The part of an RNA shown here (large-subunit ribosomal RNA, domain VI) has 268 nucleotides and comes from Candidatus Brocadia sp.
The RNAcentral record of the full RNA draws on ENA.
Model confidence (mean pLDDT): 86 of 100.
Context: one part of a larger RNA
């Protein structure tokens, strides 16, 4: 920009993309078959490999500043307690998120038309012949079926709902021009398990959208201070303490203010 007014929501599916793998074991059954050795079809069940998709409850990884320990040195006048730098100084743990080696699931079943192949009926050709007319079986392959995209499918589809006006100027008239403006959209702002930007989603005071605050979860592992014991290092009590990024619930304290822009009488 189009799709014969403008929108919002829900959809159909022409067409396209993906997937399509396979082993072993048990049973049927030591049965059929076979002198024996050996040893099934068909059917039923279990469990793997590789591959793929999703997820983070579990097992782990990471987790650049969440907690603790600790070395050297400098600083806060000193002690104590802290802070800076040294690869994040080093070390031990670790929430959310992300993640695989972790967890769950998938390639199942079924239908249709067929290939090689196998048949029924059956003439030409009194026989025979699966073929000439006619009818049937038959594959991991083909078309469906499964998952995803999809009406620019210009053949531009369908359904539901919403909007259905006013003013001014010119004109003989309808008509022409201009402005506002509806449903709705944009922009702006607070933002997100969405994201390069854009887009998409949640919100904008009739508000829990983000921050803060409160409570909790989870993490770390018993803070500082003080008392007691000990010459002291240190230990113990107050103390499962103190601190705590992303998680959960709540709470208008702060910020989403006010204002703005676009957007309709077209078809018969």
């Nucleotide at each position: 920009u189009g799709g014969a007014u403008g929108a919002u929501a829900u959809u159909u599916g022409a067409g396209g993309a993906g997937a399509u793998c396979u082993g072993u074991c048990c049973u049927u059954a030591g049965u059929a078959c076979g002198a024996g050795a050996g040893g099934a079809c068909c059917g039923g069940g279990a469990u793997g490999g590789a591959c793929g998709u999703a997820c983070c409850u579990c097992u782990g990884g990471u987790g650049c500043a969440c907690c603790a320990g600790u070395u050297g040195u400098c600083g806060u006048g000193c002690u104590a307690a802290c802070g800076g730098c040294a690869u994040a100084g080093c070390u031990g743990g670790g929430u959310a998120g992300c993640u695989a080696u972790g967890u769950a699931c998938g390639g199942a079943a079924a239908g249709g038309a067929u290939a090689a192949a196998u048949g029924c009926u059956g003439a030409a050709a009194g026989c025979a012949u699966a073929u000439a007319a006619g009818c049937a079986u038959g594959a991991a392959g083909c078309c469906u079926a499964c998952u995803c995209c999809a009406a620019a499918a210009c053949g531009a589809g369908a359904u539901a709902u919403c909007a259905u006006u006013u003013u001014c100027c010119a004109u003989a008239a309808u008509u022409g021009g201009a402005a506002g403006a509806g449903a709705g959209a944009c922009a702006c702002c607070u933002u997100g398990a969405a994201g390069a930007c854009u887009a998409c989603g949640a919100g904008g005071u009739u508000g829990a959208u983000a921050g803060g605050c409160c409570a909790g979860a989870g993490g770390u592992g018993u803070a500082a201070g003080u008392a007691u014991a000990g010459u002291a290092a240190u230990a113990u009590g107050c103390u499962a303490a103190g601190c705590u990024g992303a998680c959960u619930g709540g709470u208008a304290c702060u910020a989403a203010u006010u204002a703005g822009u676009c957007g309709a009488a077209a078809a018969g």